[in-house]
RNA sequence: AGAGUUUGAUCCUGGCUCAGGAUGAACGCUGGCGGCGUGCCUAACACAUGCAAGUCGAACGGAGACUGUGCGGACGGAGGCUUCGGCCGAAGGAAGCGCGGUCUUAGUGGCGGACGGGUGAGUAACGCGUGGGCAACCUGCCCCAUACCGGGGGAUAACAGCCAGAAAUGGCUGCUAAUACCGCAUAAGCGCACAGGACCGCAUGGUCCGGUGUGAAAAACUCCGGUGGUAUGGGAUGGGCCCGCGUUGGAUUAGCUUGUUGGCGGGGCGACGGCCCACCAAGGCGACGAUCCAUAGCCGGCCUGAGAGGGUGGACGGCCACAUUGGGACUGAGACACGGCCCAGACUCCUGCGGGAGGCAGCAGUGGGGAAUAUUGCACAAUGGGGGGAACCCUGAUGCAGCGACGCCGCGUGAAGGAAGAAGUAUCUCGGUAUGUAAACUUCUAUCAGCAGGGAAGAUGAUGACGGUACCUGACUAAGAAGCCCCGGCUAACUACGUGCCAGCAGCCGCGGUAAUACGUAGGGGGCAAGCGUUAUCCGGAUUUACUGGGUGUAAAGGGAGCGUAGACGGCUGUGCAAGUCUGAUGUGAAAGGCUGGGGCUUAACCCCGGGACUGCAUUGGAAACUGCGCGGCUUGAGUGCCGGAGGGGUAAGCGGAAUUCCUGGUGUAGCGGUGAAAUGCGUAGAUAUCAGGAGGAACACGGGUGGCGAAGGCGGCUUACUGGACGGUGACUGACGUUGAGGCUCGAAGGCGUGGGGAGCAAACAGGAUUAGAUACCCUGGUAGUCCACGCGGUAAACGAUGAAUACCAGGUGUCGGGGGACAGAGUCCUUCGGUGCCGCAGCAAACGCACUAAGUAUUCCACCUGGGGAGUACGUUCGCAAGAAUGAAACUCAAAGGAAUUGACGGGGACCCGCACAAGCGGUGGAGCAUGUGGUUUAAUUCGAAGCAACGCGAAGAACCUUACCAGGCCUUGACAUCCCGGUGGCGCAGGAGCAAUGUCCUGUUCCCUUCGGGGCAGCGGAGACAGGUGGUGCAUGGUUGUCGUCAGCUCGUGCCGUGAGGUGUCGGCUCAAGUGCCAUAACGAGCGCAACCCUUGCCGUCAGUUGUCAGCGGGUGAAGCCGGGGACUCUGACGGGACUGCCGUCGCAAGGUGAGAGGAAGGUGGGGAUGACGUCAAAUCAGCACGGCCCUUACGUCCGGGGCGACACACGUGUUACAAUGGCGUAAACAAAGGGAAGCGAGCCUGCGAGGGGGAGCGAACCCCAAAAAUAACGUCCCAGUUCGGACUGCAGUCUGCAACCCGACUGCACGAAGCUGGAAUCGCUAGUAAUCGCGGAUCAGCAUGCCGCGGUGAAUACGUUCCCGGGCCUUGCACUCACCGCCCGUCA
Repeated sequence: AGAGUUUGAUCCUGGCUCAGGAUGAACGCUGGCGGCGUGCCUAACACAUGCAAGUCGAACGGAGACUGUGCGGACGGAGGCUUCGGCCGAAGGAAGCGCGGUCUUAGUGGCGGACGGGUGAGUAACGCGUGGGCAACCUGCCCCAUACCGGGGGAUAACAGCCAGAAAUGGCUGCUAAUACCGCAUAAGCGCACAGGACCGCAUGGUCCGGUGUGAAAAACUCCGGUGGUAUGGGAUGGGCCCGCGUUGGAUUAGCUUGUUGGCGGGGCGACGGCCCACCAAGGCGACGAUCCAUAGCCGGCCUGAGAGGGUGGACGGCCACAUUGGGACUGAGACACGGCCCAGACUCCUGCGGGAGGCAGCAGUGGGGAAUAUUGCACAAUGGGGGGAACCCUGAUGCAGCGACGCCGCGUGAAGGAAGAAGUAUCUCGGUAUGUAAACUUCUAUCAGCAGGGAAGAUGAUGACGGUACCUGACUAAGAAGCCCCGGCUAACUACGUGCCAGCAGCCGCGGUAAUACGUAGGGGGCAAGCGUUAUCCGGAUUUACUGGGUGUAAAGGGAGCGUAGACGGCUGUGCAAGUCUGAUGUGAAAGGCUGGGGCUUAACCCCGGGACUGCAUUGGAAACUGCGCGGCUUGAGUGCCGGAGGGGUAAGCGGAAUUCCUGGUGUAGCGGUGAAAUGCGUAGAUAUCAGGAGGAACACGGGUGGCGAAGGCGGCUUACUGGACGGUGACUGACGUUGAGGCUCGAAGGCGUGGGGAGCAAACAGGAUUAGAUACCCUGGUAGUCCACGCGGUAAACGAUGAAUACCAGGUGUCGGGGGACAGAGUCCUUCGGUGCCGCAGCAAACGCACUAAGUAUUCCACCUGGGGAGUACGUUCGCAAGAAUGAAACUCAAAGGAAUUGACGGGGACCCGCACAAGCGGUGGAGCAUGUGGUUUAAUUCGAAGCAACGCGAAGAACCUUACCAGGCCUUGACAUCCCGGUGGCGCAGGAGCAAUGUCCUGUUCCCUUCGGGGCAGCGGAGACAGGUGGUGCAUGGUUGUCGUCAGCUCGUGCCGUGAGGUGUCGGCUCAAGUGCCAUAACGAGCGCAACCCUUGCCGUCAGUUGUCAGCGGGUGAAGCCGGGGACUCUGACGGGACUGCCGUCGCAAGGUGAGAGGAAGGUGGGGAUGACGUCAAAUCAGCACGGCCCUUACGUCCGGGGCGACACACGUGUUACAAUGGCGUAAACAAAGGGAAGCGAGCCUGCGAGGGGGAGCGAACCCCAAAAAUAACGUCCCAGUUCGGACUGCAGUCUGCAACCCGACUGCACGAAGCUGGAAUCGCUAGUAAUCGCGGAUCAGCAUGCCGCGGUGAAUACGUUCCCGGGCCUUGCACUCACCGCCCGUCA
């Protein structure tokens, strides 16, 4: 940075698509490790369970546990005494009563639950962003300062008792404390009220001073260090309110608003305010988009982009809003409060039915929804938060861990050597090639993972959830670790097989119908890689909404036109201001992010530090050119006045003649009218025609002109009246008064609508007649609305120059309309100027066509409009309209294009020119009959196959009885009928005989090879195994070669140059000429090639040479006849070489090329006749069955062999021929004249024989010698006499001949007999222009035999061509085109 896709190709317009980046992603396949991030986008759906906000006993009274201590002393009984009856009695010590200590704590009280955490429902808003304001405000805890903390009082929870209730929860009575609550005192200072003074401010106003009156404080605790409390002021922090600017789409939402807008006075609030209230006024907002509807949390940022922009707002950070839905307040410094209260709604749960309880958009987790999003984890160790003096407690904030390749980053899955280039696999032309140094193998290493040992930082003294983690070390094994997508073009990467418009692919173009690099699989390759693809979404590419940076003549797009409102833009000059503008400074633009310089984790991602940036906003100093604003001046823009002429400009009234029609009358008679031709129609009741008179309506011939006027629509006889505009001249007046113009208003062809007139002609609808397959059309005869007038409505057109208006500038030339000026003596001519209207043309522009001072050029201003095609100017809504309808104006869905201009062809029932047996003019045929032959069809076991308009059909086939033969039924063979190779054994082959048989084949008997260095070899056939043979099986749409055809038509191209952005053009066009792109002239072309022509063959004339087998004039010989013989080369002939014809000569026309003259001469005259020769290409033309050949298919058969059958069938249809239908003939008799060929497995003479086909026999001849061989038509004579015949010969019977192994299917010929159709052929159609048509015979190839076919040969031998209108085909130029598979095209509608 571009690419693909509209076309046969091109340029342009224009849409669609792709390559890039990104994501909170999802899905498919796959999955080794680690770090850092990240994870309900859907149901602001419902939630079980646990936890997420408590703390303070140093505020308070209690309660409990433990404990200390004092009193107390039941109990106890050591010990002692004893009179033995008893008595004294220490230690210890229960209950109880006090005073303490430690711990726990429900309650009162304090602080905190307004933070932290979640979510984005609502909100289009001062919600957010940014910058300001508060002289209109508040602020707990914290900091600073100042001054204080005196003395009282009454209650109430807890608790106790009773009571209610299922519970939740209460009620009553009684007791008690405080840093809880309430008075009082004090008042530096503060609030309020009143009057005064000073200073200041943008307004309300603010600050300070002093005076009087009035009002309001406090709490204690203590470990004795302090902590706490009250008041006031200040600070800090946090908040509240107000303002400027910015902040989505819809006008198919245009009007909204009653506390609404403002005022006065109150109330309320921390504070301003209609925030609320009473009264007064009637305002306020809105095209600079109010109101309404839809959508949406906003930003820093994030993604993309070169940027400008576009998209987005998940994580992190700021703000806002919300906490089941709606409403409300309470408490408090702060809430109208997520884990507070009250009420209402829905839902869930409990219930004893009376009543209660609840709110995960906190962290986990569950259900549900969904394509989709995690653990009911650990810890308060760190950071931070709440409480506390502290210890400490709490903290799902947070720190960590877990799960998910969800993203980014890093690492690994080994490294080096290793060619017998192993095996396998794939492919193959079978040689090889690829996978591929890849593997194996050898050596080495150990990152990750695994094992073992050590083991942190994070913690400033203690304290570590993470965690025995990071990290370090050691030993060990190449082991445990690669997939996904793609490979037709875009786009890097190709082969094989399978499939056969099937299965499938596909982002776009498009692949697939038998050789698919596009489907599926495999091999190979390309890309990325623990990922890879797909889907979704965003930006980019897309300058495809164009600010940067687009357009509107024909591609989408100029409003039908004018006037004009708002708005936008605006002449020269002086001066002031400073809003825009430029510039300096200051503040701000949070952090994070991005950029940049460093630093830290082994690196990176990630994290940290510094710098700069944040293009903005605000304040302030300055400048004054430009824009703006104020004031003043000017005249050139604009307008006015005066003079002048031009005009179908408009409106109204009047007038005129021609013509049509009608009416009346006259003349007049049979038609008129109409058409391509007719008919309907009119007319003997007198039309048409013609004359005279009259009526009525509409339109104005000629002049008339790319002439005039008008804004456009539009305007045309003449006159008058009224009236608009433009133009020229003048330079008196005004002094920027201008341009454009959203809405708005007006005008607006034809047709249409309403009311009333009018109505001659014309004429939708309608009727009739024609045309036609039909004809609701075109043509004809009629004919109503309408066309005309008046007044209204409507408001559209290809309302077009498909070109909005205005101004300025930028070469010319030439017409024309209306004015002015100048020169010349002038009819007039020339020069010049202003305004209009045309043509040509330069620069420039344009995709091209084209435009070009009347721009589509160069610029400026304003308006309107466009953004792929279809759906559709449709639907809905709205406005207008009497209606018809108009204006505005979508979407779903669908296509990969739709278009513009130009190019090459082809085509045209377009044009011009030319040619051809193309038509015409002629001659003869075909189509009718019989037969032959080919084809279709049908039939068949098979009727083998191919050829299909011309250009298949007497074609392949120059010759099917067997063979051919490919077909059919049957019988056989399986390395084969044929080729090469290997092994074994044999000696054959051939001949003769036999078995069996329809035949191939098989078997038996006899006979029997060559060379040799004696080892063997050669040859032949046999047997065997496989490689292989074989295939007329398919594909002529895989091919080669060959051929047909347009067409022997005159065309088809190239090099260089030139023109064009390009396809392409030029040359090759034009004029003349020719059979011809043949030549000449002209020419941005100059040359050249393949074609044309010529060179070649043949024929026509002459000459030279030659002379056998040809010939015979003269000489000689000779025969029944005879070039038969000797000789000859004169002639004919043969065959080799030459000559000859070139418009060369003459006349004439033409520049020339050339044409012409029945010209001359000549055998031949303008290419003498004929042949060979076929350009680039077209028809996927024909042929795989002549041959060759790639794929595919068959392999005891789709191959081979055999006898038989078939290719020869037969209701029919067609083509090509032949014979005829007869007298220009048939038949008979006798007679004449060719050319070109063929001949040895051949032609075969004379002779004999047969009616004949033929037979017998065999001379001669490998041929200018002999033979085939008779030429026939013709001419002569005779006969037939117009008939189904003496025409015609099919068919049939009998008898034969020949070829052949064999003529039944299925040959040809002969003789006799039989004797069909047919009397010249419908529509239609073919050939031929001179030695031609027609007619007559002859020969040859193929071939054993078999032509009416084919290829040749000669004989006889015509007619006609005015001409190019038409049919067919072709050539060249031009024009149109929506065709290019090219008119057998394309394409529309209906139906299926």
A computed fold for a 1392-nucleotide RNA from an uncultured bacterium, annotated as small-subunit ribosomal RNA. RNAcentral holds the sequence, with entries from ENA, Greengenes and SILVA. Model confidence (mean pLDDT): 85 of 100.